[in-house]
RNA sequence: UCCCCGGUAGCUCAAUGGUAGAGCGGGCGGCUGUUAACCGCUAGGUUGGACGUUCGAAUCGUCCCCGGGGAGCCA
Numbered sequence: 001u002c003c004c005c006g007g008u009a010g011c012u013c014a015a016u017g018g019u020a021g022a023g024c025g026g027g028c029g030g031c032u033g034u035u036a037a038c039c040g041c042u043a044g045g046u047u048g049g050a051c052g053u054u055c056g057a058a059u060c061g062u063c064c065c066c067g068g069g070g071a072g073c074c075a
Stems, first nucleotide, its partner, number of pairs: 001071007010024004018055001026042005048064005
C1' cells in the first nucleotide's frame, strides 16, 4: 500500500430497503419459610463517524476511524 470479514442495548448476536429485536444481564412483581430456580411485567439504542442515493437507509454508494485475518513492498 492492496484485499477480505467485522463494529447494532451492559455482554453475545439477529434484523439484507418499509415502526430496530432476541437471549443473558439490570429493575419491579408473583411463587417459596428464605435464597436459588421458574413465571409475568418493564427500562435500556442518535445501528462507529461524515456525506450521498431513495418517498423511505442498520441495510445501497464514497471517504474516514477502530478491531481481526490475508497479500505485497523496503532494508

This is a predicted structure of a 75-nucleotide RNA (transfer RNA) from a Dehalococcoidia bacterium. The sequence is in RNAcentral, with records from ENA and MGnify. RNAcentral records the identical sequence in 2 taxa. It matches the Rfam family "tRNA". Rfam links the family to the GO term triplet codon-amino acid adaptor activity. The family's RNA type in Rfam is transfer RNA. The prediction has a mean pLDDT of 81.